[in-house]
Transfer RNA from a Candidatus Woesearchaeota archaeon, 72 nucleotides, folded computationally. RNAcentral holds the sequence, with entries from ENA. NCBI's taxonomy places the organism under Archaea, Nanobdellati, Candidatus Woesearchaeota.
RNA sequence: GCCCCCGUAGUCUAGUGGAUAGAAUACAAGGUUGCGGACCUUGAGGCCCGAGUUCGAUUCUCGGCGGGGGCA
Numbered sequence: 001g002c003c004c005c006c007g008u009a010g011u012c013u014a015g016u017g018g019a020u021a022g023a024a025u026a027c028a029a030g031g032u033u034g035c036g037g038a039c040c041u042u043g044a045g046g047c048c049c050g051a052g053u054u055c056g057a058u059u060c061u062c063g064g065c066g067g068g069g070g071c072a
Base pairs, nucleotide, nucleotide: 001071002070003069004068005067006066007065010025011024013022018055027043028042029041030040031039048064049063050062051061052060
């Protein structure tokens, strides 16, 4: 330099052109406990950035940025 893949809560991840974007773990509060842990209930927290297509984009297209891989 060229090509391919990926980017969604702190972390790991599901997902589809239209439902309130779902779960696990972590975190916070409460319950339980002699105190913790475990367990139960509840809560907060997320679509990398910009443009385009569309009535509508997390999803499709283009560019950028970042990560991984292959070739040279």

Rfam family: tRNA. It is annotated as a transfer RNA. Its mean pLDDT, the model's own confidence on a scale to 100, is 81.